[in-house]
RNA sequence: UGCCGGAUAGUUCAGUUGGCAGAACGACACACUCUGGAUGUGUAGGUCCAAGGUUCGAAUCCUUGUCCGGCAG
Repeated sequence: UGCCGGAUAGUUCAGUUGGCAGAACGACACACUCUGGAUGUGUAGGUCCAAGGUUCGAAUCCUUGUCCGGCAG
């Protein structure tokens, strides 16, 4: 420098014919327990990497940029 892939909750990731943004773990509260842990129930937590564009509507499609990983030189 070129090509390919990735960026979504605190963490690991789903979400793919464009139509309410989710799971697990973690956090918090309650129940249970002598206490803790475990278990059960519930709650909070997101400008979906950034800026534009297309569209009635974009995490999803298009353009550019940033960062990470891989391949080639």
A computed fold for a 73-nucleotide RNA from an Armatimonadota bacterium, annotated as transfer RNA. NCBI's taxonomy places the organism under Bacteria, Bacillati, Armatimonadota. Its mean pLDDT, the model's own confidence on a scale to 100, is 80. It matches the Rfam family "tRNA". It is annotated as a transfer RNA.